[in-house]
RNA sequence: GGAGUGGUCUAGUGGUUAGAGCACUGGUUUUAUAAUCCAGAGAUUAUGGGUUCAAAUCCCAUCUGUUCCU
Numbered sequence: 001g002g003a004g005u006g007g008u009c010u011a012g013u014g015g016u017u018a019g020a021g022c023a024c025u026g027g028u029u030u031u032a033u034a035a036u037c038c039a040g041a042g043a044u045u046a047u048g049g050g051u052u053c054a055a056a057u058c059c060c061a062u063c064u065g066u067u068c069c070u
Base pairs, nucleotide, nucleotide: 001066003064004063007022008021010019015053024040025039026038027037046062047061048060049059050058
C1' cells in the first nucleotide's frame, strides 16, 4: 500500500430477501458409477466503536494473512 463476505473461490461503492460458480445433501437418469437436469441447506459481511433515517459499503482503532520500500 492493498485485502478480510457460506466449506471454497468470489460479486455487491449508502436503501428491494447479501447473489452466482464449485463443493455438499436429496431427487431425476443409468445395469452401475460419472456426467446431465431439478430442488434444498449453508453468511447477519474479521472484531469493536463512530457517522447516518438507513452501513457489507463511509470514518477510527484493533486482529489476521499478504505485497513493496528502508
Predicted 3D model of a 70-nucleotide RNA (transfer RNA) from Microcaecilia unicolor. The sequence is in RNAcentral, with records from Rfam. Its mean pLDDT, the model's own confidence on a scale to 100, is 81. The source organism's lineage runs through Eukaryota, Vertebrata, Euteleostomi, Dipnotetrapodomorpha and Microcaecilia.